Notes: This is a predicted structure of a 76-nucleotide RNA (transfer RNA) from Thiohalospira halophila DSM 15071. Rfam family: tRNA. The prediction has a mean pLDDT of 81.
């Protein structure tokens, strides 16, 4: 340097064909227990890596950028 991949809730991850963000675990209340745990209900958490563009409308589509991860070339 050159090619692919990933970036989304504290963590692991979904999101179709662009149409106003979800589940799981974890937090936190509560119900159940004499009391933990476990189970059951519920609550809350997100400028979707960053900036621009396109468009009535972007997590998706385009351009630049940034971090990670594979690969492949250089290394006098």
């Nucleotide at each position: 340097g050159c090619c692919g991949g990933a970036g989304u809730a504290g963590c692991u991850c979904a999101g179709c064909u662009g149409g106003u963000a979800g589940a799981g675990c974890a937090a936190c209340c509560g119900a159940u227990u004499c009391g933990u745990a476990a189970u059951c209900g519920g609550u809350a958490g997100g400028u979707c890596g960053g900036a621009a563009g396109u468009u009535c409308a972007a997590g998706u589509c385009u351009u630049c950028u940034c971090u990670c991860c594979g690969g492949c070339a250089c290394c006098a």